[in-house]
RNA sequence: GGUAGAGGUUGCGCGAUUCAUGAGUAGCUUAUUUGAUGCGGCAGGAGCAGGAGAGAACAGGCAAAAGGGGAGAGCGCCGAAAGGGCUGAUUUUCCUGUGAUGAGGCUGCUUGGGCACAGAGUGAACAAUUCUGUGACUGUCACCUGUUUUUCGGGUGGGGCGCUAUC
Numbered sequence: 001g002g003u004a005g006a007g008g009u010u011g012c013g014c015g016a017u018u019c020a021u022g023a024g025u026a027g028c029u030u031a032u033u034u035g036a037u038g039c040g041g042c043a044g045g046a047g048c049a050g051g052a053g054a055g056a057a058c059a060g061g062c063a064a065a066a067g068g069g070g071a072g073a074g075c076g077c078c079g080a081a082a083g084g085g086c087u088g089a090u091u092u093u094c095c096u097g098u099g100a101u102g103a104g105g106c107u108g109c110u111u112g113g114g115c116a117c118a119g120a121g122u123g124a125a126c127a128a129u130u131c132u133g134u135g136a137c138u139g140u141c142a143c144c145u146g147u148u149u150u151u152c153g154g155g156u157g158g159g160g161c162g163c164u165a166u167c
Stems, first nucleotide, its partner, number of pairs: 001167005008078001011077004017071003027062004032057003037049003041098006081111003084107004091100001112138002115135008140158007
């Protein structure tokens, strides 16, 4: 340097399927009241709509979707993957500026793994998830140590650029 594996059945990730939530919400429509604005988060311009009633409020009727989540099954895997950094599609009737959003790509910068708790962020959410910290557990290696010396246990420490087997 190449190849093949292990950590867990609560290891990691993914398209479709289904269920709940989203939500009786957005939106559409009818009636009443009001009466001039409305079309994107903010602003400017153009264009369109508007007293044959904009927009708003209240009442009635109809009534979603996306993101995120649960489930079993299928597939791909063991830096699996996640985060950070850089870049950046997309999001208006059109253009410009600004803000937000963040598909995808690049990057050995960080993290062995899952769990619980606390704080912060995202989110409609008490779901979930991300980050930071703490805690025990687990896996692996090194050293020391006990043992039934295979093995099992204890202590200390390290980390995946690792560990095991093999060429």
Predicted 3D model of a 167-nucleotide RNA (Lysine riboswitch aptamer) from a mouse gut metagenome.
Its mean pLDDT, the model's own confidence on a scale to 100, is 79.